The prediction has a mean pLDDT of 81. The RNA shown here (small-subunit ribosomal RNA) has 1524 nucleotides and comes from an uncultured prokaryote.
């Protein structure tokens, strides 16, 4: 330089994730409405609804310079009465005028949008087919003549409106003659001119037609003609809504020819003639709607909208006519005909606010019966005026937009209130306020005070052209004493409204308790609500602020710009083809379509940009861009078209070869299953998870011949191969089709794709006639089951099969339209060809796999694309309701095809992820099964639980993971419950205060007792005070709720191996990879392999303990040897050797061996060791789950109660008892009971103890009385062993209940102790179904001890030690669990989600005997008012008029029939809705794999037959690829 000023998201589907996909929000807008508020000024707006109905009063007159003339006012004059200036009268003599006659206006201006979907409107032409008053310009007349008629007066009608007669009267009113420009037409001839009919000029002919005055003598009118200017009228092109569930319309209808009519052309009209005309590029029909110029939105394109203000149409109560006129079929004219209103004397009459104000209605909703012609304009007039709800003002209203104000500065003791908190000590409110100083906008007071005015009559000057221009002077404001100006005082007169979880700025307390509310979407609210309602405090805009309601935009959510269709919502089952649309290869012409420049138009207003008035803004002048359109020329020709020709690659011919379950008809064949017949044979066959129904001694089944019948085609056979698809499979034959290769020659674009429309279309159905052996819907009968209308079994009828016809639908699926051309690769297969070194290589046309780039939201896809272009067509636009209803079309019927809306939900959906789950797979572990031992369910006792009882039987744990559990010890207490009886602060601790030296404590009295009362005993000092007490005063207490508000604590998955994290890399992301894969282990132990590479919490080890050795060290333990001693005894001298005690070390690592293996490890009746592969055993419990238990250990947040839910006391009670259940105890006995004798431990405990010994009781004990605060003292270990008895039995088994005498502990054994002794002597003879424990010093069995405790209901728990086994092939099953993978509509996570009928309430729709209402339109009848024709004896001298008849039509009447709504008895299906009923049909192989078509059944979900899909798990096998 040129262009250019312009484009934002959010929130909601999920346990998270990506996507499609809808719903909502933020933004601007308005002729708004409503709440809450409210200081003022400018400028604008201001019945969207009943074109519904209007009272009143105003919105069209004006001209006396046309007329005749005087009703009413002034004046004059005259006349008469007289109070000399006042009455009466009379005079059109003047100013002027009511009413008549005449001219012009009255078709402008002003108001509304019913109607119209149309030449109505908006653009751009044309009219050689018109018109046009007033105005401009020119050119010409302006003569003579008559007959009337309002009015005016007289009469009558009649209530009025209104009129009839009669007599007179004038005009710019009316007619009649002339003069003639001109005009039309007939013929001819001539020139020009143009657009096809044509036009204009010019000669000649013929007929018909016109005038008005008045005047101040300047004019002003009047006629004619012609041009102009304005205005209108018609004709065309292209634009101008929706609906095909509206597919045919149309008789003046399409043409023609004459006539008529009109200012004009035309079927505008009639009369004949011909049959046209329109229509899928949407005729007709129906709904809706004034159109534009603009406004709103929006980056545009686009989407909506037609208020103000311009332009144009239309209409003026509803409908029809036409008069007049230059123009009207007339908004304040006219005539009919209708509905409404009004007024009447009942006879008749009147009216038309969609002019301005007003009224009523109607509505959420829209204003004053206002001033003035001062301005602009407009109608008449010479004017002067005069009229003028046009206009120009004021009034009402926050209805918009625009400005301006409610002060400004400085002030911290951060004041008081108020609100909040971790609670008296902060924080906010808040520089806000009070204080101080300063402004004076605006309101309010007084003064001053405009612009809008320009000029008219008339004066008076100038110029000449003598009536015209120009200058000077000259009245006029509604708005208004308005705006503006100055002065005065004094913070003085002025702030609301929404909102505060998220989007979207802005938080806390109370309150409320799934109530009361809230909400625009998600969504809150069931006792700690930033959401409900208050309060405080903020945030936002601000005289406004919210809502609601439309509209645009967000929304690329109809996508031309700018979408999609494998699976999300969407490819037509498939093919031919008419239109249509799109199409090779080079030259040639044309210029239609594109490009470029000219010209004309796109009105004004309004948008934008510049400048300029109002103090600024909003408004408003002014000049320019724009105004993308549309027309007219002029030119370019690359591309697209069009018109002749051309070429050979697209397409097709022809030769020749080849391929196949392509298709249609005949023939024909064997193997099975069925039946018939006969033979052989005998008791069952058949069928199931187990049966039964069935067939069989009237001989089945099974076998053997034979012989009949209908289906279907075994191997071959395959990701095989044909066909357009559906589909197609013994053999052979005849017809006919189709693809493919190879080659040369031939046509020359003849090609793609295709709405409508034609053709074929699997089962299943449906008709007509055949055929029927096996399957087999329905249906029977037997099973399974809670039923079982299914799944299984026996049987069976439509069907299945053939010929014809129909039907036209499927997961008609690669869920992938057809066509043409580009774009790495590897590796199979089918059918050809061509070379060949016979290995194989190129190559056409198919038909599979894997994979680059690329695409995709990923799974995926990738030359066979879902990749990168082009063309054509079909489909989709959130789920549901619905592929439904109604209407049509097709069909015999089934039914198909086209296909909505109300109404409801914020989702429905599609790929992937991580978990969970599966009656899905793998691997693999556990006393989980098996193998074993011994039990538990029976029996009687104990103990716990539920029940159920009670005054109360206190709470509290409740599958595993409560139930001999909190309690490791309830007779009072404990005690928390329950009946009385008292208290009001008791106990404790602390501070202050006061008094005191008391209480206390003994003794004693009343009382159940708590208390209450009497009576007695008294501190200590170093004198400061210390120590106890009383009183008061503040802090109190609750085993009341909430473990779903919590800390801490436990329980279980589980001592299961897992559970996570940095960097790193992968995926758009949730996520993944580490942590998978192949070994291995008790183990995510450990090795090898690896996009991982390290590391944290679990394993494991490290710690107690046993086991074995060593060293030190002996005391209360020990004794070998030595020595003393005893009736005996480590008693004693001694002594450390052993045993033991208790502290330190050692050993045990797969450390050696040998096989296996790459290692890691593993296996040996290995060696060696006290011990061998974690030596046993304990303690240790990862990230988590279970809203798991516990507010009654104990801590604690809320709420709750205070002469009580506190606390004190006495008695009860927790111990009850038709019943069930769980834990144990003795046991049912001879492996054993009784008696008697005789051995052998470990741990622990002990002074309010444990008790040797001796003495008395049969005994429990009880009297004495030594030791020992303990390796010193204290306890008889039992099974075992030995003798002896018992003989199988309810016993010498077994001990339960009871009766009776006792002991012992407490204050006290009744409810309600625990031993003893005597007598008593129950069940019970080893325990259905089902279930529990344990894998070695274990099970199983003997006894011992100790916590708790006055005793004890302990047979419980925790410890200890003696005796001491059996079994484990193994991992199919059952539980539980851990790792990999698969599927899923679950994620509150299978105790999941989740279908249908019923039943109940709401809501909307179809269907419907029937009733009603619209609007259109066709047939017949009947017809006002008029225009036309047509007559016309009546009127007129004539033109004409009146009547009378036709035509045609508003409107009225009837009749059938379509159509659209309202409403309905009754009924159908649908949605909705916290806890209905009956199944469990579908997501896991959902327990039968689901689905999609059909057709039949059944309470439902559904079943079952054919045939079809994979979008079906698992498992074998088979083929193919990939990599090495």
């Nucleotide at each position: 330089a040129c262009a250019a000023u312009g484009a934002a998201g959010a929130g909601u589907u999920u346990g998270a994730u990506c996507c499609u996909g809808g719903c909502u929000c933020a933004g601007g807008a308005u002729g708004a409405a409503c709440g809450c508020u409210a200081g003022c000024g400018g400028c604008a707006g201001g019945c969207u609804u009943a074109a519904c109905a209007c009272a009143u009063g105003c919105a069209a007159g004006u001209c006396g310079a046309g007329g005749g003339g005087u009703a009413a006012c002034a004046g004059g004059a005259a006349u008469a009465g007289c109070u000399u200036g006042c009455u009466a009268u009379u005079u059109g003599c003047u100013g002027a005028c009511g009413a008549c006659c005449g001219g012009c206006g009255c078709a402008c201006g002003g108001g509304u949008g019913a109607g119209u979907a149309a030449c109505g409107c908006g653009u751009a032409u044309g009219c050689a087919a018109c018109c046009u008053a007033c105005c401009u310009u020119u050119u010409a007349c302006u003569g003579g003549a008559g007959a009337a008629u309002a009015g005016c007066c007289u009469u009558u009608a009649g209530a009025a409106a209104u009129g009839a007669a009669g007599a007179u009267u004038a005009a710019u009113a009316c007619u009649c003659c002339a003069u003639a420009a001109u005009a039309a037409u007939u013929a001819a001839g001539a020139c020009u001119c143009u657009c096809c009919u044509g036009a204009g000029u010019u000669u000649a002919u013929u007929a018909a037609u016109u005038u008005a005055g008045u005047u101040u003598c300047g004019g002003c009118g009047g006629u004619a003609a012609a041009a102009g200017a304005u205005g209108g009228g018609c004709a065309u092109g292209c634009g101008u809504u929706u609906u095909a569930u509206u597919a045919g319309u149309u008789a003046g209808u399409u043409g023609g020819u004459a006539a008529g009519g009109u200012a004009a052309c035309g079927g505008c009209u009639u009369a004949c003639c011909a049959a046209g005309a329109c229509u899928a590029c949407g005729a007709u029909a129906a709904a809706u709607a004034g159109g534009g110029g603009u406004c709103c939105u929006g980056a545009g394109a686009g989407g909506g909208a037609g208020a103000u203000c311009c332009c144009c149409c239309a209409c003026a109560c509803u409908g029809g006519u036409a008069c007049u006129g230059a123009g009207a079929c007339a908004c304040g004219g006219a005539c009919c005909a209708g509905a409404c209103u009004c007024c009447u004397a009942c006879g008749g009459g009147a009216g038309g606010c969609a002019g301005c104000a007003g009224u009523g209605a109607g509505g959420a909703a829209u204003a004053u019966u206002g001033g003035a012609c001062a301005a602009u304009g407009g109608a008449g007039g010479c004017a002067a005026c005069u009229c003028u709800g046009a206009u120009c003002c004021a009034g009402c209203c926050a209805u918009g937009c625009c400005g301006c104000g409610u002060g400004u500065a400085g002030g911290a003791a951060g004041a008081c209130u108020g609100c909040c908190c971790u609670a008296u000590g902060g924080g906010u409110u808040g520089u806000a306020a009070a204080c101080u100083a300063c402004u004076u906008u605006u309101a309010u007071a007084u003064g001053g005070g405009a612009a809008g005015a320009a000029u008219a009559a008339g004066a008076u000057c100038u110029a000449c052209g003598u009536g015209u221009a120009g200058a000077u002077u000259g009245a006029u404001g509604a708005c208004g004493g308005u705006a503006c100006c100055a002065u005065a005082a004094g913070a003085a007169u002025a702030a609301g409204c929404a909102c505060c979880g998220g989007c979207u700025a802005a938080c806390u307390c109370c309150g409320u308790g799934c109530c009361a509310g809230c909400a625009g979407c998600c969504g809150c609210g069931g006792u700690a609500a930033u959401a409900c309602g208050g309060a405080g405090g903020g945030u936002g805009c601000a005289a406004g602020c919210g809502u609601u309601a439309u509209c645009c935009g967000g929304a690329a959510u109809c996508a031309u710009u700018g979408g999609g269709u494998u699976u999300a919502a969407a490819g037509g089952g498939u093919u031919c083809g008419c239109a249509g649309g799109c199409g090779g290869u080079g030259a040639u012409u044309u210029a239609a379509g594109u490009c470029a420049g000219u010209g004309g138009u796109g009105a004004a207003a309004g948008u934008c940009u510049g400048c300029g008035g109002c103090u600024c803004a909003a408004c408003c002048g002014u000049a320019g861009a724009a105004u993308u359109g549309c027309c007219u020329u002029u030119g370019a020709u690359a591309c697209u078209g069009g018109u002749g020709g051309u070429c050979u690659u697209g397409a097709g011919u022809u030769a020749u070869g080849g391929u196949g379950a392509a298709g249609u008809g005949g023939c024909u064949g064997g193997a099975a299953c069925a039946u018939g017949u006969g033979g052989u044979g005998u008791a069952g066959c058949g069928g199931u998870g187990a049966a039964a129904u069935g067939c069989a001694u009237a001989g089945a089944u099974a076998u053997c011949a034979c012989a009949u019948a209908g289906a279907a085609c075994g191997c071959c056979g395959a990701u095989u191969g044909c066909g357009a698809a559906g589909g197609c499979a013994g053999g052979u034959u005849a017809c006919c089709a189709a693809c493919c290769a190879u080659a040369u020659a031939c046509u020359g674009a003849c090609g793609c794709u295709g709405a409508u429309g034609g053709a074929c279309g699997a089962a299943a159905g449906c008709g007509u006639g055949g055929g029927g052996a096996g399957c087999g819907a329905a249906c029977a009968g037997g099973a399974u089951u809670a039923g079982a209308a299914a799944c299984c079994c026996u049987g069976g009828u439509a069907g299945u099969c053939c010929a014809c016809g129909c039907c036209g639908u499927a997961a008609a699926c690669g869920a992938u339209g057809g066509a043409u051309a580009c774009u790495a690769g590897c590796u199979g297969u089918u059918c050809g060809a061509a070379c060949u070194u016979c290995g194989g290589u190129u190559u056409g046309a198919g038909u599979g796999g894997c994979u680059a780039a690329g695409c995709g939201a990923a799974a995926g896809u990738g030359a066979u694309a879902a990749g990168u272009a082009u063309c054509c067509c079909a489909c989709c636009u959130g789920g549901g309701g619905a592929g439904u209803a109604c209407g049509u079309u097709c069909g015999c019927a089934a039914g198909a095809a086209u296909g909505a809306a109300a109404c409801u939900c914020a989702a429905a959906g599609g790929a992937a992820u991580u978990g969970a789950c599966g009656g899905g797979g793998g691997c693999c572990c556990g006393c989980a099964c098996a193998a074993g031992c011994g039990g538990u369910g029976g029996a009687g006792c104990a103990u716990g639980u539920g029940g159920u009882u009670u005054a109360a039987u206190u709470c509290g744990a409740u599958g595993a993971u409560a139930c001999g559990c909190g309690a490791g010890g309830a007779a009072c207490a404990u005690u928390a419950c329950c009946a009385g009886g008292g208290c009001u602060u008791a106990a404790a601790u602390g501070u202050a205060u006061c008094u005191u030296g008391a209480c206390a404590g003994g003794u004693u009295u009343a009382g159940a007792g708590a208390u209450a009362g009497a009576c007695u005993u008294u501190c200590c000092u170093u004198c400061g005070g210390g120590c106890a007490a009383u009183u008061u005063a503040c802090a109190a207490g609750g085993u009341g709720c909430u473990g779903c508000a919590u800390g801490g604590u436990u329980g279980u998955c589980g001592u299961c191996a897992g559970c996570u994290c940095g960097u790193g890399c992968c995926g758009u992301g949730a996520g993944g990879u580490g942590u998978c894969a192949g070994g291995u282990u008790a183990a995510g132990u450990c090795c090898u392999a690896u996009a991982a590479c390290g590391a944290g919490c679990g394993c494991a080890a490290c710690c107690c303990u046993u086991a074995c050795c060593g060293u030190u060290a002996g005391u209360u333990g020990c004794c070998a040897g030595c020595g003393a001693g005893u009736a005996g005894a480590g008693u004693c001298g001694g002594g450390g050797a052993c045993u033991c005690u208790a502290a330190c070390g050692g050993g045990a690592c797969u450390g050696c061996c040998g096989g296996u293996g790459c290692a890691a490890a593993c296996c040996g009746u290995g060696a060696g060791g006290a011990a061998g592969g974690u030596g046993g055993g304990g303690a240790u419990g990862a990230c988590g789950u279970c809203a798991a238990a516990u507010c009654a250990u104990c801590a604690c947040g809320g709420c709750c109660c205070u002469u009580a839910c506190g606390u004190c006391c006495u008695g009860g009670g927790c111990u009850a008892c038709a019943c069930a259940c769980g834990u144990g105890c003795u046991a049912c006995a001879a492996u054993g009971g009784u008696a008697g004798g005789u051995a052998c431990a470990g741990a622990g405990a002990g002074c309010a103890g444990c008790c040797a010994c001796u003495a008395c009781g049969c005994g429990a004990g009880u009297a004495g009385g030594a030791g020992c605060g303990a390796a010193u003292c204290u306890a008889u270990a039992a099974a075992a062993c030995c003798u002896a008895u018992c003989a199988c039995a309810g016993u010498u088994c077994g001990g339960a209940u009871c009766g009776g005498a006792g002991u012992c502990u407490g204050c006290a054994a009744c409810u309600c102790g625990a031993c003893u002794c005597c007598g008593u002597g129950a069940a019970g003879c080893u325990g259905g179904a089902a279930u529990c424990g344990c894998u070695a010093g274990u099970a199983a069995u003997c006894g011992g001890a100790u916590a708790u405790c006055a005793g004890c209901c302990a047979u419980g728990a925790u410890c200890c030690g003696g005796u001491g086994a059996a079994u484990a092939c193994g991992u199919u099953c059952c539980c539980g669990g851990g790792c990999c993978u698969u599927g899923u509509a679950c994620a509150c996570a299978c105790c999941g989600c989740c279908c249908g009928u019923c039943a109940a309430g709401c809501c909307a729709u179809g269907g419907a005997a029937g009733c009603u209402g619209g609007g259109a339109g066709u047939g017949c009848c009947u017809g006002a008012a008029g225009u036309c024709c047509g007559u016309c004896a009546c009127c007129g001298c004539a033109a004409g008029g009146a009547g009378c008849g036709g035509c045609c039509u508003a409107g009225g009447g009837u009749a059938a029939a379509a159509u659209c709504g309202g409403u309905a008895a009754c009924u159908a299906g649908g949605g909705c809705u916290a806890a209905g009923u009956c199944g469990u049909a579908a997501c896991a192989a959902g327990g039968u794999a689901g689905c999609c078509g059909u057709a039949c059944c059944g309470g439902a979900a559904g079943g079952u037959g054919c045939g079809g899909c994979u979008g079906g798990a698992a498992c074998a096998c088979c083929u193919c690829c990939u990599u090495u």
It matches the Rfam family "Bacterial small subunit ribosomal RNA". Gene Ontology terms of the family: ribosome and structural constituent of ribosome.